[in-house]
RNA sequence: GGGCCGGUAGCUCAGGGGUAGAGCGUCCGACUUGCACUCGGAAGGUUCGUGGGUUCGAAUCCCAUCCGGUCCA
Numbered sequence: 001g002g003g004c005c006g007g008u009a010g011c012u013c014a015g016g017g018g019u020a021g022a023g024c025g026u027c028c029g030a031c032u033u034g035c036a037c038u039c040g041g042a043a044g045g046u047u048c049g050u051g052g053g054u055u056c057g058a059a060u061c062c063c064a065u066c067c068g069g070u071c072c073a
Stems, first nucleotide, its partner, number of pairs: 001072007010024004018056001026042005049065005
């Protein structure tokens, strides 16, 4: 320098055009004498690495770019 994969909640990850979710964690409640387990609920994302483009509509498609991994040179 080039190819491929990845970047989404605090963490691990799903979602691959119709407006973002799960598990764990955090907080509140129930249960318990109390704790744990279990159960119910809530908060949490400048709306998806960044900047443009396409589209009625983009996390999703296209281009550029940054970061990480991997392969080739």
This is a predicted structure of a 73-nucleotide RNA (transfer RNA) from a Thermoproteota archaeon.
It matches the Rfam family "tRNA". By type it is a transfer RNA. Rfam links the family to the GO term triplet codon-amino acid adaptor activity.
The RNAcentral record of the sequence draws on ENA and MGnify.